[in-house]
């Protein structure tokens, strides 16, 4: 010098990736509440069941007049804070919470486990969603980082260019074992 170990440290990719603060628009004149008239016996967050509770002092529905939000998601600003599986989605197991009890179903949460994505951009489909915003997934493209393989220049070892691979990667440096 080599090689091995999901060693160990410390780094890179960039419209990076997450969260927090500020602001803004959308959501909406929407829910909700109040009244008025119609109406005339039922109604109460997805079904069944059951409890309570409101209702002839007028229930459900329906026009019409007044008042009127917020949530999640979104842009921007602050580089405030955490980091390079950053992060995300998707499945299973476990826990508790919430929807008046109960079953079933639903909501959104933690931690663990396996798969999968290298990152960002647009484009079509699907889903979700108030949305044509956005996210998610899928396909097929674009840029771009990084290794490797091949081929071209050089003028001093990079630089370009095609191919293809995946972050369990890759560059440094260091330990352990092994080999020369």
């Nucleotide at each position: 010098g080599g090689u091995g170990a999901a060693g160990a440290u410390a780094g890179a990719g960039g419209u990076g990736c997450g969260a927090a603060c500020u602001u803004c628009a959308a959501g909406a004149g929407u829910a909700u509440g109040c009244c008025u008239u119609u109406g005339g016996a039922g109604a109460a967050a997805g079904a069944u069941g059951g409890a309570u509770u409101c209702u002839g002092u007028g229930a459900a529905a329906a026009a019409g007049g007044c008042u009127g939000a917020a949530a999640g998601g979104g842009g921007a600003g602050c580089g405030u804070c955490g980091c390079c599986g950053a992060a995300g989605c998707a499945a299973a197991u476990a826990a508790a919470a919430c929807c008046c009890c109960a079953u079933c179903g639903g909501u959104a949460u933690u931690a663990u486990u396996u798969g999968c994505u290298g990152g960002c951009c647009g484009u079509g489909c699907a889903u979700u969603g108030a949305a044509u915003a956005a996210a998610u997934g899928u396909a097929a493209g674009g840029c771009u980082g990084u290794c490797a393989a091949g081929a071209a220049a050089u003028c001093a070892u990079u630089u370009u260019c095609u191919u293809g691979g995946a972050g369990g990667g890759c560059u440094a440096u260091c330990u352990c074992g092994u080999u020369g």